About this RNA
The RNA shown here (SAM riboswitch aptamer (S box leader)) has 103 nucleotides and comes from Halolactibacillus miurensis. The coordinates come from a structure-prediction model, not an experiment, and the mean pLDDT is 80. It matches the Rfam family "SAM riboswitch aptamer (S box leader)". Rfam describes the family as follows. The SAM riboswitch is found upstream of a number of genes which code for proteins involved in methionine or cysteine biosynthesis in Gram-positive bacteria. Of the family's consensus pairs, 97% are formed in the model. The sequence was found by an Rfam model in a public genome assembly. The organism belongs to Halolactibacillus, within Bacteria.

[in-house]
RNA sequence: UGUUUAUCACGAGUGAACGAGAGAUCUGGCUCUAAGACUUCACGGCAACCUACAUGAGUAAGGUGCCCCAACCAGCAAAGCAGAAGGCUUUGAAUGAUGAAUG
Repeated sequence: UGUUUAUCACGAGUGAACGAGAGAUCUGGCUCUAAGACUUCACGGCAACCUACAUGAGUAAGGUGCCCCAACCAGCAAAGCAGAAGGCUUUGAAUGAUGAAUG
C1' cells in the first nucleotide's frame, strides 16, 4: 500500500510543550479555538478487534486502537409523513476511520 471482512448514536482525563488554525475533503452548514484549539510527550483511563483465561453470554489490559461535539450534520438512492417550496423519519449505498486475515 491493495483486497476481503467486522464495527463505528455506548465508553474514557489531567499536566506540560508548541503557537494558528482545526473538525478526512469536494460542497453547504454548524462547532471548537490566544481563557491556547490542532499536534506531540508523560501519566492516567476506556474496552472496538486480536490475544489469554473462563464456559455461559464474562474477566484481564498482553498487541493495535481510542479518550470534545453521532464518522459534528447533511449532500446519493428508496420508502413513508407533510406539502407551494423547503423539511422530517427510517433503510441502504458511497466515502472515511479502526481491528483482523491475506497479497